[in-house]
RNA sequence: UAACCGAAAAGGCAAUUGUCCGAGAGGGCAUACGCAAAGCCAGGAAUCCCGAUAAUGCGGGAAAGUCCGGCUGCCGAA
Repeated sequence: UAACCGAAAAGGCAAUUGUCCGAGAGGGCAUACGCAAAGCCAGGAAUCCCGAUAAUGCGGGAAAGUCCGGCUGCCGAA
């Protein structure tokens, strides 16, 4: 120094709940269950909402804290 790994400290993120907003999935704020990628990207699968259809296919949207993939990344005890 790098990989594996995860003690400490610093910084970061934020399930749930409350409240407000949105037609809805959801979003903002507060809180803090947890997280070393719980950082970014809706590319693939799955999921959710709305519309349409006799039904499926379909159209539009949401979600990265479901899995895969792409890109990037903090600290350094054992």